[in-house]
RNA sequence: UUACCCAACGGAGGAGCACCCGAGAUCAGUAGACGUUCAUCAGGGAAUUGGAACGGAUCGAAAGGCGAGGGUGCCGAAGAAGGCGGAAGCCCCAGCGACCGACUUCUGGGCAUGCAGGAAAGACCUGUAUGACUGUCACGAAGAAUGCGUGGAGAGCCGGUGGGUUU
Numbered sequence: 001u002u003a004c005c006c007a008a009c010g011g012a013g014g015a016g017c018a019c020c021c022g023a024g025a026u027c028a029g030u031a032g033a034c035g036u037u038c039a040u041c042a043g044g045g046a047a048u049u050g051g052a053a054c055g056g057a058u059c060g061a062a063a064g065g066c067g068a069g070g071g072u073g074c075c076g077a078a079g080a081a082g083g084c085g086g087a088a089g090c091c092c093c094a095g096c097g098a099c100c101g102a103c104u105u106c107u108g109g110g111c112a113u114g115c116a117g118g119a120a121a122g123a124c125c126u127g128u129a130u131g132a133c134u135g136u137c138a139c140g141a142a143g144a145a146u147g148c149g150u151g152g153a154g155a156g157c158c159g160g161u162g163g164g165u166u167u
Base pairs, nucleotide, nucleotide: 003165004164005163006162007161009159010158011157014075016074017073018072019071020070021069024066032059033058034055035054036053037052038051041050044092045091078107079106080105081104082103084101085100086099089096090095108134109133111131112130113129114128115127116126117125118124136152137151138150139149140148
């Protein structure tokens, strides 16, 4: 000093990720209460409970889901799917199973729109297709590339350090 390999460390992306708190909206003029009228059976077992319609001029929630904003920890952050192991709980049986764990596969990131699923929901979440955007690397244009075009994927990219091979 050239190219590469390995290791640990430190970083970047931004409408970035996760968790917590949270005014408030929704749920909903619903459930329920109150009043009037009418009615009497469900997978098995046991126990317990009670249903329906109507109501301007009666009262009227809550949980789950969301959340302006704030805080904490972070940058495979994290998310999804799958089977496996565990598991609170569902009165018991049978069956289901929130949630937890490691593993495998997929996704660079968020956004918008369509579709599908979840959800009370047009909120919100997840998946997927399309679109533009954005960070990054490689390749191309017979000088260069803050710009342009094409392509790739986070098992990526950038930085210095240490070790190894090599010009």
The RNA shown here (Lysine riboswitch aptamer) has 167 nucleotides and comes from Mesotoga sp. It matches the Rfam family "Lysine riboswitch aptamer". From the family's description: Riboswitches are metabolite binding domains within certain messenger RNAs that serve as precision sensors for their corresponding targets. Its family is annotated with lysine biosynthetic process in the Gene Ontology. The organism belongs to Mesotoga, within Bacteria. The model forms 98% of the base pairs in the Rfam consensus.